The part of an RNA shown here (small-subunit ribosomal RNA, central domain) has 350 nucleotides and comes from a Candidatus Moraniibacteriota bacterium.
[in-house]
Context: one part of a larger RNA
């Protein structure tokens, strides 16, 4: 390589949009460089194989037939595939009417807590711990009341709940805006699936410029602990955490499970639509769609487990794996302000 694989053994790109490419619904007609049939030419000899012959046998050698792998060409077929045309509605999309939602962006705003300042009351402690000490406090702390300022986060509702492609998203209101589901008909008529490159988004930390800084808090200082203590505990505390703009592009970016389509027992729970029943109206109940979970049948799996939200049964396309270490490293290249990221070996060794 062929093959076999990718939840946990090596292996699903962090996620999406989408170019090339690959693959692609029903019917009809025509055509045909794929495909199928048949004939001709060619496919050296030896080798292979079958039948026979010659060395005493065999190996070996000889004679004849077949085979082998294609290439080329004539004629024919039209199921499948391609191409062209026509047509259809089950895929896909659009319209109409409803509906749920922490989906996104911007602006405004609320209360609790915290902290600071000022003033009142009040007096000797307070804070902290396993125990202490550093610390704070008679220039009046802690406690308590009042007023004012500030920044960050949003208790209850709250849920196995919802939304989003993923990262992620939660006080309230308004404005702008993306996606989704359901129902009934109407419209377009295969317009589809996947997707190498590419592009966009992408937690936290980090970086640049300018703001902001209540609490928390890497670094750092001090107090303890200890043989030591560059820690765990305590008192402080800078960067950071927050905002705007611009970078970075990585995570156990996890469901450790790529996307799409179809098929295949059931029970229960829950979110949200529709219909029926019922009712004055609702609740309840039944059916049905889309999600989110749980327990399981068949089946699968090395086992654990998965099990209509599959890891079952199939198909299409992409990505990735191929013993451990060296190593996600060196070198080269691209990107980045940097940190570094992406791509990615070998010697050697077991």
């Nucleotide at each position: 390589u062929u093959g076999g694989g990718c939840g946990u053994a090596a292996a699903g790109c962090g996620u999406a949009u989408g170019u090339a490419g690959g693959c692609g619904g029903g019917u009809g007609u025509g055509u045909u460089a794929g495909u199928c049939g048949u004939g001709g030419g060619u496919c050296a000899a030896a080798u292979u194989u079958c039948a026979g012959a010659g060395c005493u046998c065999a190996a070996c050698u000889c004679u004849g037939g077949a085979g082998c792998u294609g290439c080329u060409u004539g004629c024919g077929a039209a199921a499948c595939g391609g191409c062209a045309c026509a047509u259809c509605u089950a895929g896909a999309g659009a319209a109409a009417g409803u509906g749920a939602g922490a989906g996104a962006u911007g602006a405004c705003u609320g209360g609790a807590a915290c902290u600071c300042a000022u003033g009142g009351u009040g007096u000797a402690g307070u804070a902290g711990u396993g125990a202490a000490a550093u610390g704070c406090g008679u220039u009046g702390a802690u406690a308590u009341c009042a007023u004012g300022g500030g920044g960050a986060a949003c208790a209850c509702c709250a849920a196995a709940g919802g939304c989003g492609a993923a990262g992620g998203c939660a006080g309230g209101u308004c404005a702008u805006u993306g996606g989704c589901a359901c129902u009934u008909u109407u419209c377009u008529g295969a317009c589809g699936c996947u997707g190498a490159g590419a592009u966009a988004c992408g937690a936290a930390a980090g970086c640049g410029u300018g703001g902001g800084u209540a609490g928390c808090g890497a670094a750092u200082g001090g107090g303890a602990u200890u043989a030591g203590a560059u820690a765990c505990c305590c008192c402080a505390g800078u960067a950071g955490u927050c905002c705007a703009c611009g970078c970075c592009g990585u995570a156990a970016a996890c469901g450790a499970u790529g996307c799409a389509u179809a098929u295949u027992c059931a029970g229960c729970a829950u979110g949200u639509g529709g219909a029926g029943u019922a009712u004055c109206g609702a609740c309840c109940c039944u059916c049905u769609g889309c999600g989110u979970g749980u327990u399981u049948u068949a089946g699968c799996u090395a086992a654990c487990g998965c099990g209509u939200u599959a890891a079952a049964u199939a198909u299409g396309c992409c990505g990735c794996c191929u013993g451990g270490g060296a190593a996600g490293u060196a070198c080269g290249a691209g990107c980045g302000c940097a940190a570094g990221c992406u791509u990615a070996a070998a010697a050697c060794u077991c």
It matches the Rfam family "Bacterial small subunit ribosomal RNA". Gene Ontology terms of the family: ribosome and structural constituent of ribosome. The sequence was found in a public genome assembly. NCBI's taxonomy places the organism under Bacteria, Bacteria candidate phyla, Candidatus Moraniibacteriota.